[in-house]
């Protein structure tokens, strides 16, 4: 230096060929219980790493970049 893959909620990931993003654990609330697990019901939380472009419309497509892995030389 080249190639390839990953970056999405506090943690691990989905997200089916473009139409303003979900689970799971986890937290906080309340029920339940002498209490605490556990079980129920609710809610909080995200500039989809960052810039830009193309479209109405962009996590997805194009570019360039930042960084974490795998391989080539």
């Nucleotide at each position: 230096g080249c190639g390839g893959g990953g970056g999405u909620a506090g943690u691990u990931c989905a997200g089916c060929u473009g139409g303003u993003a979900g689970a799971a654990c986890g937290u906080c609330u309340g029920c339940u219980u002498c209490c605490c697990a556990a079980g129920c019901a609710g809610a909080a939380g995200g500039u989809c790493g960052c810039g830009g472009g193309u479209u109405c419309g962009a996590u997805c497509c194009c570019c360039g970049u930042c960084u974490c892995c795998c391989g080539c030389u």